SAM riboswitch aptamer (S box leader) from Mucilaginibacter sp. FT3.2, 111 nucleotides, folded computationally.
């Protein structure tokens, strides 16, 4: 790095150093010298891997619970939209709603 599976409407911040960008890309809309980004420290959230317990089970797993360990995360739904389908409205191009997809993120597996 390709691939597979699962999840993505909830949750959780301070400090030190740095010093202008950041929110993946495009459009929009936001955040930002009342300090972006990055690094570090401490704290926290969550429960993917994991520990424990009991029951069930098709032996694949499911449920409950814990947070020591491996990750992850701590502005805005993945900030919103983009593609397709259905419905509605005005109009012949848009708007709204719903579902799905694509892309992305994270985890586990894995060549």
């Nucleotide at each position: 790095a390709a691939a597979u599976u699962a999840u993505c409407a909830a949750g959780a911040a301070a400090g030190a150093c740095u010093g202008a960008g950041g929110g993946a890309a495009a459009g929009g809309c936001c955040c930002u010298g009342u300090g972006a980004u990055g690094u570090c420290u401490u704290a926290g959230c969550a429960a993917c891997c994991u520990g424990u317990a009991a029951a069930c089970u098709c032996u694949g797993g499911u449920u409950a619970u814990a947070a020591a360990g491996g990750u992850g995360c701590u502005a805005a739904u993945u900030c919103c939209u983009g593609u397709u389908u259905g419905c509605u409205c005005c109009c012949a191009g848009g708007a709204g709603c719903a579902a799905a997809a694509a892309a992305g993120a994270u985890a586990a597996u894995g060549u």
Lineage of the source: Bacteria > Pseudomonadati > Bacteroidota > Sphingobacteriia > Mucilaginibacter.